[in-house]
Molecule: transfer RNA
Organism: Candidatus Thorarchaeota archaeon
RNA sequence: GGGCCGGUAGUUUAGACUGGUAGAAUGCCUCCUUGGCAUGGAGGAGGUCGAGGGUUCAAAUCCCUCCCGGUCCACCA
Numbered sequence: 001g002g003g004c005c006g007g008u009a010g011u012u013u014a015g016a017c018u019g020g021u022a023g024a025a026u027g028c029c030u031c032c033u034u035g036g037c038a039u040g041g042a043g044g045a046g047g048u049c050g051a052g053g054g055u056u057c058a059a060a061u062c063c064c065u066c067c068c069g070g071u072c073c074a075c076c077a
Base pairs, nucleotide, nucleotide: 001073002072003071004070005069006068007067010026011025012024013023020057028044029043030042031041032040050066051065052064053063054062
């Protein structure tokens, strides 16, 4: 330098192929249950989807550039 994969809630991640306004588990908060805890149950908060630009009525999703991580190849020695 080139190819491919990945970056989404505090953490681990689904969703991208087929555009329709983002979900799960776990953690956190409140309540119920208990004499008290654990377990269990119910509810809630938490995301400008790596960054910027473009297309579109509408972008996590499509297009372009860049950043970071992984992997393979090439180049130099």